[in-house]
This record gives sequence, C1' cells and structure tokens, in this order.
RNA sequence: UCGACACGGUCAGGAGAGCGUCUGGCGCGUGAAUCCACGCAGCAGACCACCGAAGGCGCACCGCAAGGGUAACGCUCAGGUACCAGGGACUGACAAGCGCCG
Repeated sequence: UCGACACGGUCAGGAGAGCGUCUGGCGCGUGAAUCCACGCAGCAGACCACCGAAGGCGCACCGCAAGGGUAACGCUCAGGUACCAGGGACUGACAAGCGCCG
C1' cells in the first nucleotide's frame, strides 16, 4: 500500500399477530340546577386470545464425563399485536474505527 474476514458505526430496505374485554383515574367536548350520562383521545393495572425476525431457552452434533454447542426449527421467559412512532433477525451500500490474516 492492496485484499479478505470478524466486531462496531452511518444510510437504505425489512415480516408477523386483537382498533380485544374489564376496572381505575386524568384531559377535552355535549347534555344536565346538582348527583350523573354519552362521546373522543391517550395512561396504568388485571384477564383472555394471538405473533415471532431484539435478546433468551431447547434440540442436532462433539464428548467417558464435566462441559461445549447450528438454525430462519421448536418454546414463548422477555418483547410485541389498528395507523403513526419505536423495535426488528436478516440483506445491500458507504466510509473507515478496531482486531486479525495474507
């Protein structure tokens, strides 16, 4: 200096599943003399149903054992389920941070 690989960074793409039920209190609007009633929006908790592509767990396999340990498969602990937003395995591009190899 060039190239490759791994991790990280930036950008782009990126699925699935309830606008669920109940309770509470908060805000706005309408009606009402008050108690209250209805509607809208979002918050918290509980319950049921569901998703799977953050993470996690299990399995194949290796091993006498201890243990190690693949997945986009399985489980759903965590997370998530109208739109928006956010998250998102994975894919591509970019520069060049870091490590290592030639």